[in-house]
RNA sequence: AACUUAUCAAGAAAGGCAGAGGGAAACGGGCCCGAUGACGCCUUGACAACCUUCUAUCAGAACAAACAUUUUGCUACGUAGUUUGUGAACUGGUAGAAAAGGUGCCAAUUCCUGCCCCUGAUGGGGGAGAGAUAAGUC
Numbered sequence: 001a002a003c004u005u006a007u008c009a010a011g012a013a014a015g016g017c018a019g020a021g022g023g024a025a026a027c028g029g030g031c032c033c034g035a036u037g038a039c040g041c042c043u044u045g046a047c048a049a050c051c052u053u054c055u056a057u058c059a060g061a062a063c064a065a066a067c068a069u070u071u072u073g074c075u076a077c078g079u080a081g082u083u084u085g086u087g088a089a090c091u092g093g094u095a096g097a098a099a100a101g102g103u104g105c106c107a108a109u110u111c112c113u114g115c116c117c118c119u120g121a122u123g124g125g126g127g128a129g130a131g132a133u134a135a136g137u138c
Base pairs, nucleotide, nucleotide: 002137003136004135005134006133007132008131013044014043015042016041017040021033022032023031027114028113029112030111045106047104050102051101052098053097054096055095056094057093058092059091060090062086063085064084065083066082067081110130115127116126117125118124119123
């Protein structure tokens, strides 16, 4: 870089540096932020809970036993079923908790919009696309 899945209406800022643009890659249309110092960088602090950890519970799988079935008969192997029991370890669902670790994030819905559909139509709603983040795959 590519692919898959999930989420994207909630949440959370101080100090220092620096000095003119900035608002997720480009472009267009809006609307905002910005010399009362934005954006960015550094430090600290938060927010959140994707990965993670723990608890409870359910299910699966597993294991054990019994029964029944399949076979002309026996033995062995194999296949599939029902019931009961077990939960140390495993997998998944649900609920709750934690925040040490890996990320992310701390103006405005991903700031809104561009394409499609619906509608009671200067509007409103839904979807797609694009993008961001996380986890995984190659």
Model confidence (mean pLDDT): 75 of 100. The RNA shown here (SAM riboswitch aptamer (S box leader)) has 138 nucleotides and comes from a Chitinophagaceae bacterium. NCBI's taxonomy places the organism under Bacteria, Pseudomonadati, Bacteroidota, Chitinophagales, Chitinophagaceae. The sequence was found by an Rfam model in a public genome assembly. Its Rfam family is "SAM riboswitch aptamer (S box leader)". Its family is annotated with regulation of gene expression in the Gene Ontology.